[in-house]
């Protein structure tokens, strides 16, 4: 240059004007206003998985259900990663695999085909009887048997391929191939994987059927749960029903007028409200400070990787299921066009927080490696 393969990233600037949420100071009796400061994603999504927290429920073991599924690491945990083996595409870089058991048992294999699994004779092929034909070699045609080598059905037909054998065939038998089994040896932590030796000659698939083997799983979900706690309703005790509690006019005395219930505590507990919830615990009024970790950044060290270990240094949205935005110009990118101008700038929106995996995304960087032409 041209095709491709893998990993990694980014995913709009700036600026001016309007605004919205959380927190801190100021100002204010409040209501507010003013200032600073923070304020969405690589997926916040799907809610598919696994776990921390919360409550309920458990001594222990078993049944039952449900899940995982080649090894061997990593994690707090996974179905999730990483490296590796096995099979299978690719010329290669590399991809892809729901990757234990099919000699523990039972099941199941559509169509097609004679026959679908401790096989099976539709056509062929052979033998042997009989009929018919030919002078005869034979040839046709029924039958009783006999062959799995050939055809022919199928996603699959009970090893291959040469010889011996044989009426004809056929692991009947033999040499080599491949495939299992069982033992030995040599590497490996292990799946395994190389080589040997002995057997019967040969063994079909489906376990995302049932089932067997081996791990692993207590339920329920922040509408978890704590906490505060009107009103009515109950309850105890006090007052009090013409010796008038209480209460209205009305802030208090009087005075009027209504009047039979009132008043105090106690439990549970509904509305509401706070909290959990904005790194977490503890101490402090506070200012901090001290411990911690599945938090984040950057360096170092281990380790093929995933990831671990240690040092510094930071505190990072968050609510009434509600804010994180709007408009404008100017850059930038992509497309379209001879220019001039035009159009476009994805996918999407936190809700108790984490790790993952899946699925959406306009457009762009970056970096390793592959092949295939050139040219040195």
């Nucleotide at each position: 240059c041209g095709a491709g393969u893998c990993g990694g990233c980014c995913g709009g600037g700036u600026g001016a004007u309007c605004g919205c949420g959380g927190c801190g100071c100021c100002c204010g009796c409040a209501a507010g206003g003013g200032u600073g400061u923070c304020g969405a994603g690589g997926a916040a999504a799907g809610u598919c998985c696994g776990g921390a927290c919360u409550c309920c429920g458990a001594a222990g073991g078993g049944c039952a259900g449900g899940g995982u599924g080649g090894u061997g690491g990593g994690u707090a945990a996974c179905g999730c990663c990483c490296a590796c083996c096995c099979g299978g595409g690719g010329u290669g870089a590399c991809c892809c695999g729901c990757g234990g058991g099919a000699c523990a048992g039972u099941g199941c294999c559509a169509c097609a085909g004679a026959a679908a699994a401790c096989a099976a004779a539709c056509c062929g092929c052979c033998u042997c009887a009989c009929c018919g034909g030919g002078c005869a070699a034979c040839c046709g045609g029924u039958g009783c048997g006999g062959u799995a080598a050939g055809g022919g059905u199928g996603a699959a037909a009970c090893g291959g391929c040469g010889g011996u054998g044989c009426a004809a065939g056929a692991g009947a038998c033999c040499a080599c191939c491949g495939g299992c089994g069982u033992c030995c040896c040599a590497g490996g932590u292990g799946a395994c994987u190389g080589g040997g030796a002995c057997g019967g000659c040969c063994a079909g698939g489906c376990a995302a059927a049932c089932c067997c083997c081996a791990c692993c799983c207590g339920g329920a979900g922040c509408a978890a749960g704590a906490c505060c706690a009107a009103g009515c309703a109950g309850g105890a005790c006090g007052c009090g029903u013409c010796c008038g509690a209480g209460g209205g006019c009305u802030g208090c005395c009087c005075g009027c007028c209504c009047g039979a219930g009132c008043g105090u505590c106690c439990a549970g507990g509904u509305a509401g409200g706070u909290c959990g919830c904005a790194c977490u615990g503890c101490g402090g009024c506070a200012a901090c400070g001290c411990a911690g970790a599945a938090g984040g950044a950057c360096g170092c060290c281990g380790g093929c990787a995933a990831c671990g270990g240690c040092g510094u240094c930071c505190g990072c949205a968050g609510a009434u299921g509600g804010a994180u935005g709007a408009u404008c110009a100017c850059c930038g990118c992509c497309c379209c066009c001879a220019a001039a101008g035009g159009g476009g700038u994805a996918c999407a929106g936190a809700a108790u927080c984490c790790g993952g995996c899946u699925u959406a995304c306009a457009g762009g960087c970056c970096g390793a490696c592959u092949c295939g032409u050139c040219c040195c």
Molecule: Bacterial RNase P class A
Organism: Propionibacteriaceae bacterium